[in-house]
Parts: sequence; C1' cells; structure tokens
RNA sequence: GCCCUCGUAGCUCAGCGGUAGAGCACUCCCUUGGUAAGGGAGAGGUCACGGGUUCGAUUCCCGUCGAGGGCUCCA
Repeated sequence: GCCCUCGUAGCUCAGCGGUAGAGCACUCCCUUGGUAAGGGAGAGGUCACGGGUUCGAUUCCCGUCGAGGGCUCCA
C1' cells in the first nucleotide's frame, strides 16, 4: 500500500429499511435480624464521524477515523 471483518447502553453482544433491545453492572422498592440470592420498578444511547439514496437509514451506497485479521517485498 491492497483486501476482508468489525465499530449499537458502563461491559459483553443481538437487531440489518418502518419510533433501538438482551444479559451483567448501576439506582430505588419488596423480601431478611443482616448480607448474598430471589422478585418488582427505573435510569442509562449523537447506533464511530461526514455525505448520498429513500416517504423513511442503526440497517443500503461512498468517503474519513478507529480496532482486528490476511496479502504483497528481499536471500
């Protein structure tokens, strides 16, 4: 330099055109003598960034940035 995959909640990930989800973690409540476990409720998101297509984009296309992997050179 080129190719491929990935970037979504604090963490690990799902969702892949029609108002964004799970588990764990966090907060509150119930429960307990107390703690853990368990039950209930809640908060938490510029879906990496910019542009395009579309009635509508997290999803499709282009570019940029970042992460991971592969390829290319020499004797």